[in-house]
This record gives sequence, structure tokens and C1' cells, in this order.
RNA sequence: GCGUAGCUCAGUGGCAGAGCGGCUGCCUUGUAAGCAGUAGGUCGGGAGUUCAAAUCUCUCCGC
Repeated sequence: GCGUAGCUCAGUGGCAGAGCGGCUGCCUUGUAAGCAGUAGGUCGGGAGUUCAAAUCUCUCCGC
């Protein structure tokens, strides 16, 4: 310094998101591509501050 979806990452106080991947359907002789839809998250664990924490503070764990 980093830890957020299966992977790569965004989000730096107020709805958790994107790309890729997965699943279903359409299309196709079939596969891929394309199109439509859909699922998937205790935001590394714990505590504190705050009306409100992925976001600020402390601590622990991992790299």
C1' cells in the first nucleotide's frame, strides 16, 4: 500500500455497481457470434465515531 460478485476492478459518508464470466430464452442444421432477460455480495474479522460507514478511527488476519 492492498483486501468489494466466479475473475479484473470502480464506488472515498446517504440506491453496492461495471466489464468479462455463469444461467435461461431467441436466432442457427449445429457451435460460436449477436440479441433479450436473469441469478450471484455478512464490502477480510471485530470494535469505535455518526442520524447514517464499503467510505472516517483503532485493532486483528491475509497478501
Molecule: transfer RNA
Organism: marine eukaryotic metagenome